Source information: The prediction has a mean pLDDT of 84. Small-subunit ribosomal RNA, 3' major domain from an uncultured bacterium, 471 nucleotides, folded computationally.
Context: one part of a larger RNA
RNA sequence: UGACGGGGACCCGCACAAGCGGUGGAGCAUGUGGUUUAAUUCGACGCAACGCGAAGAACCUUACCUGGACUAGAAUGCGAGGGAAUGUUGGGUAAUGCCAACAGUCGGAGCAAUCCGACCCGAAGCAAGAUGCUGCAUGGCUGUCGUCAGCUUGUGUCGUGAGAUGUUGGGUUAAGUCCCGCAACGAGCGCAACCCCUAUUAACAGUUGCUAACAUUAAGUUGAGAACUCUGUUAAGACUGCCGUUGAUAAAACGGAGGAAGGUGGGGAUGAUGUCAAGUCAUCAUGGCUUUUAUGUUCAGGGCUACACACGUGCUACAAUGGUUGGUACAAAGCGCUGCAAUCCCGCAAGGGGGAGCUAAUCGCAUAAAGCCAAUCUCAGUUCGGAUUGGAGUCUGCAACUCGACUCCAUGAAGCUGGAAUCGCUAGUAAUCGCGGAUCAGAACGCCGCGGUGAAUACGUUCCCGGGUCU
Numbered sequence: 001u002g003a004c005g006g007g008g009a010c011c012c013g014c015a016c017a018a019g020c021g022g023u024g025g026a027g028c029a030u031g032u033g034g035u036u037u038a039a040u041u042c043g044a045c046g047c048a049a050c051g052c053g054a055a056g057a058a059c060c061u062u063a064c065c066u067g068g069a070c071u072a073g074a075a076u077g078c079g080a081g082g083g084a085a086u087g088u089u090g091g092g093u094a095a096u097g098c099c100a101a102c103a104g105u106c107g108g109a110g111c112a113a114u115c116c117g118a119c120c121c122g123a124a125g126c127a128a129g130a131u132g133c134u135g136c137a138u139g140g141c142u143g144u145c146g147u148c149a150g151c152u153u154g155u156g157u158c159g160u161g162a163g164a165u166g167u168u169g170g171g172u173u174a175a176g177u178c179c180c181g182c183a184a185c186g187a188g189c190g191c192a193a194c195c196c197c198u199a200u201u202a203a204c205a206g207u208u209g210c211u212a213a214c215a216u217u218a219a220g221u222u223g224a225g226a227a228c229u230c231u232g233u234u235a236a237g238a239c240u241g242c243c244g245u246u247g248a249u250a251a252a253a254c255g256g257a258g259g260a261a262g263g264u265g266g267g268g269a270u271g272a273u274g275u276c277a278a279g280u281c282a283u284c285a286u287g288g289c290u291u292u293u294a295u296g297u298u299c300a301g302g303g304c305u306a307c308a309c310a311c312g313u314g315c316u317a318c319a320a321u322g323g324u325u326g327g328u329a330c331a332a333a334g335c336g337c338u339g340c341a342a343u344c345c346c347g348c349a350a351g352g353g354g355g356a357g358c359u360a361a362u363c364g365c366a367u368a369a370a371g372c373c374a375a376u377c378u379c380a381g382u383u384c385g386g387a388u389u390g391g392a393g394u395c396u397g398c399a400a401c402u403c404g405a406c407u408c409c410a411u412g413a414a415g416c417u418g419g420a421a422u423c424g425c426u427a428g429u430a431a432u433c434g435c436g437g438a439u440c441a442g443a444a445c446g447c448c449g450c451g452g453u454g455a456a457u458a459c460g461u462u463c464c465c466g467g468g469u470c471u
Stems, first nucleotide, its partner, number of pairs: 007471007015461002019425005026316008034307002042053002064302007081120002086103006106117004129291002132289003138285002140280003143276001145274001150189006156165003169180003195268004200236007210225002214223002239262001242256005318418001322377007334365003339358002344353003384415001389410007431453007
């Protein structure tokens, strides 16, 4: 000077407390450990690994295993040569100019010889290749403490010096935020603001969107309208600005007015100096090491999907605030030409046939669901629950056996609210309900978004955990 303390003082955070809903018990999905295996490719391991890399393993991917095949290979330059390249047919293979036959005389310059370019074959080497090793040799990128309020520097002063001061103190703040004081006076990186979305209004603009008045229709459907909604560009608006109280005449706090909004309005983006030899050589780049008829390349099949078990993260339930059946209402945000596909017809259905319209405020995906109105079930392992299994199918794709999703019929397991323990959340939040998108031929209970319905509680800071300041 730091760090640490079951030392002290002060302060903060869903940290506790007060509440609401979960996990831990069941079945399934998914990741991991372990075990097994020819292989179950590799990485990630407290918080900060474990629905993580992977926004999607049937082949491919693929890095692994078994077996087969190739050896200058995908690129560049050098030399000698060629009936260019290539196509067709036949044979063979799991695959490959692997084998055979036939056809086939490239482009440019030049009068021409010839030269240049592209292509093919063969040989040699400088080399190519490696998802081989080292993240403890590295760059770049990322996680974390933490959106915590801190981290520094110039000059001056103090100290023999390491260093101190400033940055401490009194108040205040979400904040090293601001005020006052002070041997300090300034400054920088952070904080805040500037940026985006959202909440209100105005002006401008009315098509594909809208419909108050007039006419019209089954229907904003068509005239018509520019008010309203909405769209999207430009502005306004919030600053403790105003009033009162408290305060040190300060900073500020509390209450009030006005206002769509009030004290950072609500979200997002934004992550200081540093810490963990944190993570990544398998995105990429790269030093060194290793390999070079193999640790490279390629083909088929298999594996990554195994299964006494253990753990993490989720989904579905155990029912009546419910299940089933019928009727009926209201979104937002997205996506669509290798695409989205309406009306119509067939099928119980998954889906099939057919194909209008749409490069989209026009057409389509597309019925939102919970909700509301009725009927039924009457507390049962049930009309709860849906695992598992048998059968029959649909779709994608060269191919669905290992190993896809979905539909129908039958089957109808565990499960009656979960031990110790443990997680999330403070408002349009939790809980609950559906919708869309990326990846993608197909394949989400995951991930990323969108809206609908919509709570309870916070006395407080003694205690647990983490953090900040002074000592």

The full RNA is in RNAcentral, with records from ENA and SILVA.